Predicted 3D model of a 549-nucleotide part of an RNA (small-subunit ribosomal RNA, 5' domain) from an uncultured bacterium.
Context: one part of a larger RNA
RNA sequence: GGACGAACGCUGGCGGCGUGCCUAACACAUGCAAGUCGAACGGAGAAUUUGAUAAGCUUGCUUAGAAAAAUUCUUAGUGGCGGACGGGUGAGUAACGCGUGGGUAACCUACCCAUAAAGCCGGGACAACCCUUGGAAACGAGGGCUAAUACCGGAUAAUCUUAGGACUUGGCAUCAAGACUUAAGGAAAGGUGGCCUCUGAAAAUGCUACCGAUUAUGGAUGGACCCGCGUCUGAUUAGCUAGUUGGUGGGGUAAAGGCCUACCAAGGCGACGAUCAGUAGCCGGCCUGAGAGGGUGAACGGCCACACUGGGACUGAGACACGGCCCAGACUCCUACGGGAGGCAGCAGUGGGGAAUCUUCCGCAAUGGACGAAAGUCUGACGGAGCAACGCCGCGUGUAUGAUGAAGGUCUUCGGAUUGUAAAGUACUGUCUUUGGGGAAGAAUGAUUGGUUUGAAAAUAUUGAGCCAAUAUGACGGUACCCAAGGAGGAAGCCCCGGCUAACUACGUGCCAGCAGCCGCGGUAAUACGUAGGGGGCAAGCGUUGUCC
Numbered sequence: 001g002g003a004c005g006a007a008c009g010c011u012g013g014c015g016g017c018g019u020g021c022c023u024a025a026c027a028c029a030u031g032c033a034a035g036u037c038g039a040a041c042g043g044a045g046a047a048u049u050u051g052a053u054a055a056g057c058u059u060g061c062u063u064a065g066a067a068a069a070a071u072u073c074u075u076a077g078u079g080g081c082g083g084a085c086g087g088g089u090g091a092g093u094a095a096c097g098c099g100u101g102g103g104u105a106a107c108c109u110a111c112c113c114a115u116a117a118a119g120c121c122g123g124g125a126c127a128a129c130c131c132u133u134g135g136a137a138a139c140g141a142g143g144g145c146u147a148a149u150a151c152c153g154g155a156u157a158a159u160c161u162u163a164g165g166a167c168u169u170g171g172c173a174u175c176a177a178g179a180c181u182u183a184a185g186g187a188a189a190g191g192u193g194g195c196c197u198c199u200g201a202a203a204a205u206g207c208u209a210c211c212g213a214u215u216a217u218g219g220a221u222g223g224a225c226c227c228g229c230g231u232c233u234g235a236u237u238a239g240c241u242a243g244u245u246g247g248u249g250g251g252g253u254a255a256a257g258g259c260c261u262a263c264c265a266a267g268g269c270g271a272c273g274a275u276c277a278g279u280a281g282c283c284g285g286c287c288u289g290a291g292a293g294g295g296u297g298a299a300c301g302g303c304c305a306c307a308c309u310g311g312g313a314c315u316g317a318g319a320c321a322c323g324g325c326c327c328a329g330a331c332u333c334c335u336a337c338g339g340g341a342g343g344c345a346g347c348a349g350u351g352g353g354g355a356a357u358c359u360u361c362c363g364c365a366a367u368g369g370a371c372g373a374a375a376g377u378c379u380g381a382c383g384g385a386g387c388a389a390c391g392c393c394g395c396g397u398g399u400a401u402g403a404u405g406a407a408g409g410u411c412u413u414c415g416g417a418u419u420g421u422a423a424a425g426u427a428c429u430g431u432c433u434u435u436g437g438g439g440a441a442g443a444a445u446g447a448u449u450g451g452u453u454u455g456a457a458a459a460u461a462u463u464g465a466g467c468c469a470a471u472a473u474g475a476c477g478g479u480a481c482c483c484a485a486g487g488a489g490g491a492a493g494c495c496c497c498g499g500c501u502a503a504c505u506a507c508g509u510g511c512c513a514g515c516a517g518c519c520g521c522g523g524u525a526a527u528a529c530g531u532a533g534g535g536g537g538c539a540a541g542c543g544u545u546g547u548c549c
Base pairs, nucleotide, nucleotide: 001549002548003547004546006545007544008543009542010541013395014394015393016392017391018390019388020387021353026351027350028349030348031347032346035081036080037079040078041077043075044074045073046072047071048070049069050068053064054063055062056061057060088306089305090304097231098230099229100228101227102226103225104224107223108222112219113218114217115216116215117214120154121153122152123151129144130143131142132141133140134139160185161184162183163182164181165180167178168177169176170175190211191210192209193208194207195206199204232278233277234276239269240268241267244266245265246264247263248262249261250260251259281303282302283301284300285296286295287294288293308329309328310327311326312325331342332341333340334339359385361384362383363382367381368379369378370377371376398428399427400426401425408419409418410417411416432490434485435484436483437482438481442476447471448470449469450468451467452466453465454464455463456462493538494537495536496535497534498519499518500517504533505532506531507530508529514521515520
């Protein structure tokens, strides 16, 4: 000199863009943060329409309304998909954790895309509901009924799986790929809309479109495992290791492997630093530097690990799962003392710790995500607003003119010098602020409706794709921006002035009070302490402290 997620002191006008618990991975009141689908299913409830019948009379109107049917809406439960993403934190980890480059002839992949095939026949339950019943509650127990794209059995089938046979090509040892063959195993589910051309007695079990479901192959995406190299300090840590190192058989996994197990052998690592101890998430990057290098890993992006502490599995394509389950522990809460409930390192917020770090805000309008055929619902992701000079950048606090060089202040050799064109005065300007008015873009490739072209279709139903038109949709926000009016009005401080280092005098003090980054000042003429005048530097900031280069 530069830099900072900074803090402290004094001061403080505005805007834009960023950033904001570095400490206790300390404990948490309250609200919200993951739901969605009625076009998978049976119920329950509500509304409307039709309405037997009854009552009133004004004799064709009003009211009530059984059974049943239709339509619309809501949804506790069964079922499906998603809760493995998104969001947080850095405790642990010196490790194939991360970075980089490879390998898998040792692997998996829901949703999505392409191609091919097939979508047959049956069955029994369990919730919801009803009844009985236990418990303070949390939550149960027993009996009965019922549906499905829930569950189960059978059939059929493959380029699938397993076992066997023979062949070709290739490789990297186990082997891999391709075509042939034998045996065994092994699938599925329907829903919604439309129609009468075909079949049919038919409201269709028929036809058709879309969505969904099954099998196989390939792709895409995401993951898993292995290897080379790199990755802090200490030798005042020198030896470490029994599933340890290797083999065989078996098990396990999506998969290689002591990953696990039985037996056998005695190996394996280490001064090229094993083991142990300390510290630490890693990287792209960021800071500094001419570079080499040094330091660092906030924000943003990638990977990893964790979710009160420790352990475990279940479900699932995917977890050993932050807002799932079970067990143990600590802590907190409820209790009728028998027993139960909880987990902010999600967003806000509270206490505590600390030098120190924000609102219990608005909205799903945009982008993205989950579900859904869609409308849409949910979304503290996200988009925004709020607070903080915490940082960077920009703007303003006026401009021009003005010498009797006014008054006042300070110094003085008492002549004057300086403050100083500074002020006053005169003439202007109108950024920002104030008041009033107008007022966005972000929003149309998305949505709905209509039309039209084209594909499926027998079709003017319906539906997929494209095009055109209309309509509605904005949290921010009456914000940005624009126009007008008014008036210099509302807007400057901080540090320093002995040398380093730009900037000097007076008074007070008298080794006192004090200053200080280093050298050093102060003991009666202090440019070094304190105050004043003047000056220098930076400026909505200026200094100090801390850390790094």
Rfam family: Bacterial small subunit ribosomal RNA. The RNAcentral record of the full RNA draws on ENA and SILVA. The prediction has a mean pLDDT of 81.